[in-house]
Context: one part of a larger RNA
Molecule: large-subunit ribosomal RNA, domain II
Organism: Pseudolactococcus hodotermopsidis
RNA sequence: ACCGGCGAGUUAAGUUAUGAUGCGAGGUUAAGCUGAAGAGGCGGAGCCGUAGCGAAAGCGAGUCUUAAUAGGGCGUUAUAGUAUCAUGAUUUAGACCCGAAACCAUGUGACCUAUCCAUGAGCAGGGUGAAGGUGCGGUAAGACGCACUGGAGGCCCGAACCAGGACACGUUGAAAAGUGUUUGGAUGACUUGUGGAUAGCGGAGAAAUUCCAAACGAACUUGGAGAUAGCUGGUUCUCUCCGAAAUAGCUUUAGGGCUAGCGUCCAACUAGAAUGUCAUGGAGGUAGAGCACUGUUUGGGUGAGGGGUCCAUCUCGGAUUACCAAUCUCAGAUAAACUCCGAAUGCCAUAGACAUGCGUUGGGCAGUCAGACUGUGAGUGCUAAGAUCCAUAGUCGAAAGGGAAACAGCCCAGACCAUCAGCUAAGGUCCCCAAAUAUAUGUUAAGUGGAAAAGGAUGUGGGAUUGCACAGACAACUAGGAUGUUAGCUCAGAAGCAGCUACCAUUUAAAGAGUGCGUAAUAGCUCACUAGUCGAGUGAUCCUGCGCCGAAAAUGUACCGGGGCUCAAACAUAUUACCGAAGCUAUGGAAUUAAAUUUAUUUAAUUGGUAGGAGAGCGUUCUAUACAGCGACGAAGGUAUACCGUGAGGAGUGCUGGAGCGUAUAGAAGUGAGAAUGCCGGU
Repeated sequence: ACCGGCGAGUUAAGUUAUGAUGCGAGGUUAAGCUGAAGAGGCGGAGCCGUAGCGAAAGCGAGUCUUAAUAGGGCGUUAUAGUAUCAUGAUUUAGACCCGAAACCAUGUGACCUAUCCAUGAGCAGGGUGAAGGUGCGGUAAGACGCACUGGAGGCCCGAACCAGGACACGUUGAAAAGUGUUUGGAUGACUUGUGGAUAGCGGAGAAAUUCCAAACGAACUUGGAGAUAGCUGGUUCUCUCCGAAAUAGCUUUAGGGCUAGCGUCCAACUAGAAUGUCAUGGAGGUAGAGCACUGUUUGGGUGAGGGGUCCAUCUCGGAUUACCAAUCUCAGAUAAACUCCGAAUGCCAUAGACAUGCGUUGGGCAGUCAGACUGUGAGUGCUAAGAUCCAUAGUCGAAAGGGAAACAGCCCAGACCAUCAGCUAAGGUCCCCAAAUAUAUGUUAAGUGGAAAAGGAUGUGGGAUUGCACAGACAACUAGGAUGUUAGCUCAGAAGCAGCUACCAUUUAAAGAGUGCGUAAUAGCUCACUAGUCGAGUGAUCCUGCGCCGAAAAUGUACCGGGGCUCAAACAUAUUACCGAAGCUAUGGAAUUAAAUUUAUUUAAUUGGUAGGAGAGCGUUCUAUACAGCGACGAAGGUAUACCGUGAGGAGUGCUGGAGCGUAUAGAAGUGAGAAUGCCGGU
C1' cells in the first nucleotide's frame, strides 16, 4: 500500500410537541398478591385534570394589596382532559465515537546512574631528584658552599586501566551512541569487585534542570477513569419536495454561546390583505451649484488706525511716506462637520390601473454568527494593495453548461431523463477549431494590432483659419549688400558684432548705426534687404483619426493560446449570412403541486443545490403468525449472465457447493462503511 472483518446519536427516567388508540368531567393504577418466571385477574395508595387568589393563616368566582366599599395585580365570564404506544427535541446521566497535556491515591524501583558506608583488588617500564643524612670545606660558633647519600611529589614520559578533545565513517548502523586515526589522565579529588544506605510533595548532585533501569522542570505501576477537551478528525443504504447564513444586540465575549433575522414542517386566520410597474400626493437637503450666513482665500479702489522719516518738542501738534492695514466696495475663488438654492434615484401613502399569487399569527425542528470577488457611492491608506471598513446591486458560497487560451466571484445562461432534430445568447466564422479567405467605404506600415507615462518629432489621413503668389511667390543659382562713419560714450583697444545710450541722415533697385561666424583691434565670410534667371504654387496657426521614439531582467521564443496575418486574418463605420450552450423549441418518458371534472384522466405551473427541515422507500439479523411454502430430483454461500425496478435493490438460468432456507403480515434492533496518521488479520 491493497484486500477482508470490526468500527460512531444508544439506553433509563423526567419534560415538551405532533400522530395513533381507549375512556371522557373524568382518566389511570404503582409496589405487591395471584398466575405457567407469560397473558390475565386482584390491588385506588398515589398522580394528572375539574378554581382561583394570597408569603401565609385563610377566603373562594373571586382573591390579594389597603384605613378604604377607591384604584390596581392575578383570575372567572369561550370546559377537555387523562392513560398507553410511536416519532421529533430536550434535561440528568460517559450520552454520537476516538484523542490530550495534566491532577489525586495505593504500591514497585538505586542490578542503569548520583552520593555515601563497610570490606577487598589494581596501577609494565623509564625519567626527574625535595626534605633529611654523611663526609669535606668554611666560621669564634653559626650561616653558607661542594661532593656523595637519600627517594619526596593531586611531579615528568609512557602500557594496562579510566576518559572521550578533534576528524572521518556510520545515520532503514555491525551498534537505540559504535568503529578507525588521533588525543587527555595514568600514586591519585585515581580506577575497580562484592555487600549495604538514601525514593518521587522525594532522593542524589565538584551544579548541567544533571541522574534516579534506553524516557525525568518532577520515575514507573495500578486505580479514581469512559477525568475534562467552547479544540482537531471521523460518523456507514436510496429516491422525492423546499432550502439558508456568514448580520444585529448582549456576552472574561471575539474560531464559543443566547435572543432576534434568514430556512423548513404542521395548524389556524385573512381574501384584495402581499409584491412589482405606472399614475397621483407627500416628507427630505445628497449630487450639482452658489457665496446670502459661518470659516478659508487672491488682486484692485478707499484708506480709519499703527509703523518709518522730517519740523516742533514744556504741552498741544504739523508735514510726508516704495511700510502694515481694519471697515466699506469691485472683480475672482473655496468647504465632510458652510447653504440664498437644489435634482435624479430611493422612501412613505392611495376605495386608482395592470401583472404576479401571496401574506399574518401560533407551535415543532433547525442550521448560520471566519464570508469572497466584481460594478457603483464614501471613509482609512499614497484617490497604494488580491489592503481594510461601511452602503448598494450582482455572482460565487450552495451552480453544472457556453465564452474569456488555461482562470470560485467577469460576460451569456440556471442542468428532471432520453434523442446521430431545429433556433438562438455571450462570443465568434484563414488553419489548429464549428461557422464569411463575406460585402461597402476608409485608416494604419508601426507586426501598431499583440503591455506603459511625462516629454519629443517636416510620420500620415480628415477639418478649419490665414500670409505671399503669372504685376512672377517659396526654394536654388548669378550680382549687389554702399556713404556721413571707426555713430556717441566707455575702454589699453571697442571700427555693425565686450558693455551702455541713441538708432538719425544720404546715395539708391536695395542695403540694419547691423542676423550669425571671425579679429588683440582692424581685416575676412555671411544674413536681413534688392535686381536678374526660372515658372506654379508656397508658408504659418488651430482642432482631430491612426501610428513613431521614450521602452533594460533574470531556465527558453515567452506581453496574439499557436501556426501564421499587411487593399489583413489589424483598426473604424455600415450591411447580410452562418456557427455557437445542459438557454428556447420539437418528440417521447418520469415526478411534484394546484385546479377541473368525466375518479383516472386532462390542463397549468414546477422538478441545480451545501448547512438544514419534511416525506416516501430498499436491504440486514432475530421474534410471532400464516403458507400442512422450498430443499440430497441439491438449501445457504460462491461464480457467470444481454432480465426487472427512477434508485437503494430484486428475480431467472448454468456451474460450484453440500444442509439448511424463504415468501406474506406485524414486531424488535449489536441494522447498511471509503475515509477517523482508525483497530485486528492476511498478502